The part of an RNA shown here (small-subunit ribosomal RNA, 5' domain) has 529 nucleotides and comes from an uncultured bacterium. Its mean pLDDT, the model's own confidence on a scale to 100, is 86. It matches the Rfam family "Bacterial small subunit ribosomal RNA". Its family is annotated with ribosome and structural constituent of ribosome in the Gene Ontology.
Context: one part of a larger RNA
RNA sequence: AUUGAACGCUGGCGGCAUGCCUAACACAUGCAAGUCGAACGGCAGCAUGAGAGAGCUUGCUCUCUUGAUGGCGAGUGGCGGACGGGUGAGUAAAGCAUCGGGACCUACCCAGACGUGGGGGAUAACCUCGGGAAACCGGGACUAAUACCGCAUACGUCCUACGGGAGAAAGCGGGGGACCUUCGGGCCUCGCGCGGUUGGACGGACCGAUGUGCGAUUAGCUAGUUGGUGGGGUAAUGGCUCACCAAGGCGACGAUCGCUAGCUGGUCUGAGAGGAUGAUCAGCCACACUGGGACUGAGACACGGCCCAGACUCCUACGGGAGGCAGCAGUGGGGAAUAUUGGACAAUGGGCGAAAGCCUGAUCCAGCAAUGCCGCGUGUGUGAAGAAGGCCCUCGGGUUGUAAAGCACUUUUAUCAGGAACGAAAUACUGCCGGUUAAUACCUGGCGGGGCUGACGGUACCUGAGGAAUAAGCACCGGCUAACUUCGUGCCAGCAGCCGCGGUAAUACGAAGGGUGCAAGCGUUAAUC
Numbered sequence: 001a002u003u004g005a006a007c008g009c010u011g012g013c014g015g016c017a018u019g020c021c022u023a024a025c026a027c028a029u030g031c032a033a034g035u036c037g038a039a040c041g042g043c044a045g046c047a048u049g050a051g052a053g054a055g056c057u058u059g060c061u062c063u064c065u066u067g068a069u070g071g072c073g074a075g076u077g078g079c080g081g082a083c084g085g086g087u088g089a090g091u092a093a094a095g096c097a098u099c100g101g102g103a104c105c106u107a108c109c110c111a112g113a114c115g116u117g118g119g120g121g122a123u124a125a126c127c128u129c130g131g132g133a134a135a136c137c138g139g140g141a142c143u144a145a146u147a148c149c150g151c152a153u154a155c156g157u158c159c160u161a162c163g164g165g166a167g168a169a170a171g172c173g174g175g176g177g178a179c180c181u182u183c184g185g186g187c188c189u190c191g192c193g194c195g196g197u198u199g200g201a202c203g204g205a206c207c208g209a210u211g212u213g214c215g216a217u218u219a220g221c222u223a224g225u226u227g228g229u230g231g232g233g234u235a236a237u238g239g240c241u242c243a244c245c246a247a248g249g250c251g252a253c254g255a256u257c258g259c260u261a262g263c264u265g266g267u268c269u270g271a272g273a274g275g276a277u278g279a280u281c282a283g284c285c286a287c288a289c290u291g292g293g294a295c296u297g298a299g300a301c302a303c304g305g306c307c308c309a310g311a312c313u314c315c316u317a318c319g320g321g322a323g324g325c326a327g328c329a330g331u332g333g334g335g336a337a338u339a340u341u342g343g344a345c346a347a348u349g350g351g352c353g354a355a356a357g358c359c360u361g362a363u364c365c366a367g368c369a370a371u372g373c374c375g376c377g378u379g380u381g382u383g384a385a386g387a388a389g390g391c392c393c394u395c396g397g398g399u400u401g402u403a404a405a406g407c408a409c410u411u412u413u414a415u416c417a418g419g420a421a422c423g424a425a426a427u428a429c430u431g432c433c434g435g436u437u438a439a440u441a442c443c444u445g446g447c448g449g450g451g452c453u454g455a456c457g458g459u460a461c462c463u464g465a466g467g468a469a470u471a472a473g474c475a476c477c478g479g480c481u482a483a484c485u486u487c488g489u490g491c492c493a494g495c496a497g498c499c500g501c502g503g504u505a506a507u508a509c510g511a512a513g514g515g516u517g518c519a520a521g522c523g524u525u526a527a528u529c
């Protein structure tokens, strides 16, 4: 000088930060990932309309029917649950940092050229039957799709023995003048989608070099081991894996083994070199009760997915089931020690959606804590009879001390009252000029107009009111080291960072008066330079 600090005494306000460093111990409860009806069949619930009936106060109430409409529980399907958030157990290298490499993948997004034809069979939901305490499961019958499967076609794509061969798709919504219509629509057009393909962007996978702790009281290690050939596997190189062949490979420039540890940008310190460290913020990695495994998918071997095994907890009708806070709060435990079971999606960002919007413990805010940094205040001026009281005294006085009182002012802060923001601009809607088009519909680009929307919060800030009113402590005073006397104690009680104090005049113990240093803090302890 510093700290994610703790403890002791004390404590007025504000701003900005920070807050389980220990048990990767166990977790009650709530929330943390949904969304799309403009993919689909539907209609449990709500609302509206229509029809029928009843009550009758004659225009209201009730009942039933009807998916017709707004919508929508459950279900099929799509996209997202691989991001965001947490933790640092493991990992000394399959990590990280820097610099390179070629044998790769990449949903959504952008750009280019091409296509989107014609069929089929199922299955959930619903209904029904049955089993089970439950979790849930089984049988039968029906049905839809952007779910699933053939066929056709193939600019580019892939394979090839260069003859040839293989492989695709899905529709939905808005608007509409002719024409056709089985009155559903066809058809045209716009938008969103879909399929193959090329390039980009973004993200990722792999390989190499160098650097990245301690120990030699660890000196030898290695059989898929090192290399080759050929199969297999992967998005891809490769002993990655397998068969065969060869006998290699690493090591005092420290292999192997043991212990410790997430790495970095950075942070602390220091004139620097260096040393120490890796909280918050940012990048990468690893993990998700413990161990193992794959499935789906563009992407996982997946925190709030699945399966198996294990430990633990819970439910049970004893047959069987359920669970995983190292998400946000919160609880117990451990500990010297670390916060609220708060508000809002208003902003920023993310997921889904054409949009409206929905979801979002990410985030933004609020609460708690002097934990840190910074700022402000606890008054200002005047005031000598140098008051009283305290303390010391050589008894003359000295000191506390302009300190107080008194007088004259001020009102920051606190309290009360009144006013009152920025953070909000967009998407909507609308006018004009363009694009598109058969079209002045629809849709859309630019420019202009323009409404709604604030958790924080009646907060910041401003104004007013009264009144010095609401606000000072802590450590130290032998030397180092700024600051001295008296009393008590008597090697006792005690102090102490080092030297050392204390055994009858202790500036070193305890108290008082006085002083010194910091100050809403001050000391102690711990730790680093």
Stems, first nucleotide, its partner, number of pairs: 001528003005525005012376006018369002020334001025332003029329003034079003039076002042072002046070003049066008086287003095212007104204002109200004114195003117151001119149002127140005157166003171192006179186002213259003220250003225247008262284004266277004289310005312323004340366001342365003348362001349360004379409004389400004415465005423456001429449007473518005478499003484513005494501002